[in-house]
Context: one part of a larger RNA
RNA sequence: GGCGUACGGGGGAUGCCUUGGCGCAAGCAGGCGAUGAAGGACGUGGUUAGCUGCGAAAAGCCUCGGGAAGCUGCAAACAAGCUCAGCCGAGGAUGUCCGAAUGGGGAAACCCGGCCGGUGUGAACACCGGUCAUCGUCAUCUGAAUACAUAGGAUGGCGAGGCGAACCCGGGGAAGUGAACCAUCUCAGUACCCGGAGGAAAAGAAAACAAUAGUGAUUCCGUCAGUAGCGGCGAGCGAACGCGGAAUAGCCCAAACCAGGUGACCCGCAAGGGGAGCCUGGGGUUGUAGGACCACAUAACGGGACCGUAGCGGUUAGCUGAAGGGUCUGGAAAGGCCCACCAUAGACGGUGAAAGUCCGGUAAGCAAAAACCAAAACGGCUCAGUGGGAUCCUGAGUACCGCGGGGCACGUGAAACCCUGUGGGAAUCUGCCGGGACCAUCCGGCAAGGCUAAAUACUAGCUUGCGACCGAUAGUGAACCAGUACCGUGAGGGAAAGGCGAAAAGAACCCCUGCGAGGGGAGUGAAAUAGAACCUGAAACCGUACGCCU
Numbered sequence: 001g002g003c004g005u006a007c008g009g010g011g012g013a014u015g016c017c018u019u020g021g022c023g024c025a026a027g028c029a030g031g032c033g034a035u036g037a038a039g040g041a042c043g044u045g046g047u048u049a050g051c052u053g054c055g056a057a058a059a060g061c062c063u064c065g066g067g068a069a070g071c072u073g074c075a076a077a078c079a080a081g082c083u084c085a086g087c088c089g090a091g092g093a094u095g096u097c098c099g100a101a102u103g104g105g106g107a108a109a110c111c112c113g114g115c116c117g118g119u120g121u122g123a124a125c126a127c128c129g130g131u132c133a134u135c136g137u138c139a140u141c142u143g144a145a146u147a148c149a150u151a152g153g154a155u156g157g158c159g160a161g162g163c164g165a166a167c168c169c170g171g172g173g174a175a176g177u178g179a180a181c182c183a184u185c186u187c188a189g190u191a192c193c194c195g196g197a198g199g200a201a202a203a204g205a206a207a208a209c210a211a212u213a214g215u216g217a218u219u220c221c222g223u224c225a226g227u228a229g230c231g232g233c234g235a236g237c238g239a240a241c242g243c244g245g246a247a248u249a250g251c252c253c254a255a256a257c258c259a260g261g262u263g264a265c266c267c268g269c270a271a272g273g274g275g276a277g278c279c280u281g282g283g284g285u286u287g288u289a290g291g292a293c294c295a296c297a298u299a300a301c302g303g304g305a306c307c308g309u310a311g312c313g314g315u316u317a318g319c320u321g322a323a324g325g326g327u328c329u330g331g332a333a334a335g336g337c338c339c340a341c342c343a344u345a346g347a348c349g350g351u352g353a354a355a356g357u358c359c360g361g362u363a364a365g366c367a368a369a370a371a372c373c374a375a376a377a378c379g380g381c382u383c384a385g386u387g388g389g390a391u392c393c394u395g396a397g398u399a400c401c402g403c404g405g406g407g408c409a410c411g412u413g414a415a416a417c418c419c420u421g422u423g424g425g426a427a428u429c430u431g432c433c434g435g436g437a438c439c440a441u442c443c444g445g446c447a448a449g450g451c452u453a454a455a456u457a458c459u460a461g462c463u464u465g466c467g468a469c470c471g472a473u474a475g476u477g478a479a480c481c482a483g484u485a486c487c488g489u490g491a492g493g494g495a496a497a498g499g500c501g502a503a504a505a506g507a508a509c510c511c512c513u514g515c516g517a518g519g520g521g522a523g524u525g526a527a528a529u530a531g532a533a534c535c536u537g538a539a540a541c542c543g544u545a546c547g548c549c550u
Stems, first nucleotide, its partner, number of pairs: 001549009015535001016499002020470002022467007029459002031163002039098003042055003046078002050074002061092006070082003103112003113132008134160009167198001168196005178185001182232001208215002219246005229237002250451003253395001257282006265274003287429001289394004293388004302383003306380004313373004318366003324339005340357002342346001348360003400424008410436001431446005486493002506534001509521004
């Protein structure tokens, strides 16, 4: 030095565990904010560094309700106390400073003010309370150049502003890529930016489809169908009709006409009269055309998405809740054995090992002073006829056309249809639009105003449940005081780190030592090679002892 055996050190794999994650489902909720949010800074405890809570009334104050023998958070200890308390729920009070941040400023959490009121003997000074941003809109007052007026100004009322995971609508809008290159094309109206809204949004009550038969708003799903088509006819893109389902719901204006008000202007010497236009109310809303208008008739039933409401129901604390003993092993019984019991409860978790009957619960049932939610019901409010066909009305820079684009599965194509930048520019029911160029016939419909639940999309948040999901190099980056430590000028990047024991019973006392570190006794414990560098404790690596070999 090697090999072997035994025992250690070191190390932290493995096994077991789970407070944390991941995913799914159902229900709820779907917003918060100038009454100052989200998020922070700084404070706040008898002793208090951090976290949590709270806000100078500061781990809290008040009221109501629940509940209970303890309590003064995580978190020990000492001190001092409290206890119809603590704790849970509802409502209220307080709520520094920053932050939309809003009196002005500003390098956020700071600096400096005006006005009114108050305190200090208070004018100067300081503090306390209130108030003072901007924009929009409405009203009133005021009011230039400039006579009327307008702009502007002032005051008051109301509103907005910012934040938030996805979903939704609108305005803008790529490129990598694919086409085995690349330019039309594709990726894709995607990503991204901006604006806006809601619990959903959008769409929506036929100027629709269809095709000789019919359907009857919209949305969503399945199918039609990778079909018809589109396409450097490349790569690729990709319907509709119809059918089967989900859910169903339809309405209101503008106009004609009537009434009232106002009223430019006109007539008039005046009184007064006329009167376009505008406003308000009634009326009216349709395509088998409808309505106005004229004539006749006229009151019950039913419906409604709006408003209000006692009670019912639900949410935010909670409550009741069956049934087991013995013996053996063991540190410990829930295990073995024996004999019982309950069960609308044999889900689950815990308890010194494995418990239906020990604990929390579970099945079943019950409960709210206060706040909130909503369907139904009731009340309010609102809604209907027949005939006639002369006249009037039925959405205009609109429809439509040219040019340029965009959207439609459809790339200009034979290119309809929808939108519109630009130039032209109708008709009025004997009317107008559409049915994929266009024309005719036929058929369908009534544009140029508006509203509209449900079926659909999403899940930041709350509650409950589940998993052939993970089990600490896994699962979230984060099971642990993690978006922390740390890195970066910054945008940003971003860790490691769980486990004594059933219970601290966490080792009194003695010894070595530096009043160390560490260790040896003693003691606790089932176990201390479970001793806090603490379950198990693999390997590399390092030793000690012995044996063999060189």